[in-house]
């Protein structure tokens, strides 16, 4: 130095061909109980890694930049 993967909620991840972002597991509240545990319910929580571009629209296309991991030299 060259190529290639990943980067979405507090974690670990899903949305695959562009159209209002989602479980699981943790968190808050409630019911069940004398009370914990457990189980149900029901809410928060995300500028989709940054920054530009294309589009009526962009987590998804397109450029560059950061981290990480991997190959080549």
């Nucleotide at each position: 130095g060259g190529g290639g993967u990943a980067u979405u909620a507090g974690c670990u991840c899903a949305u695959u061909u562009g159209g209002u972002a989602g479980a699981g597991c943790g968190u808050u509240a409630g019911g069940u109980u004398c009370g914990c545990a457990a189980u149900c319910u029901a809410a928060a929580g995300g500028u989709g890694a940054c920054c530009g571009g294309u589009u009526c629209g962009a987590g998804c296309c397109c450029g560059g930049u950061a981290u990480a991991c991997u190959c080549c030299a």

A computed fold for a 73-nucleotide RNA from a Bacteroidales bacterium, annotated as transfer RNA. The same sequence occurs in records of 3 taxa. NCBI's taxonomy places the organism under Bacteria, Pseudomonadati, Bacteroidota, Bacteroidia, Bacteroidales. It matches the Rfam family "tRNA". It is annotated as a transfer RNA.